[in-house]
């Protein structure tokens, strides 16, 4: 230099055009003599960034940044 993959709550990951969810973590409550475990509820994300297509974009296109792999 070229090619491909990935980037989404604190962490690990879903969602393949229709108003972004799950598990763990965190908070509150219930239960318990108490702790743990369990159960219920809640908080938390400008989807790496810019632009475009579309009525509508995490999703499609483009540029860019970061990480990983392969080729040279």
């Nucleotide at each position: 230099g070229c090619u491909g993959g990935c980037g989404u709550g604190g962490c690990u990951c879903a969602a393949c055009g229709g108003u972004a969810g799950a598990g763990c973590a965190g908070g509150u409550g219930a239960u318990u003599u108490g702790u743990a475990a369990u159960c219920a509820c809640c908080u938390g994300g400008u989807u790496g960034g810019g632009g475009g297509u579309u009525c509508g974009a995490u999703u499609c296109c483009u540029c860019u940044c970061g990480c990983c792999a392969g080729c040279u």
Molecule: transfer RNA
Organism: Candidatus Omnitrophota bacterium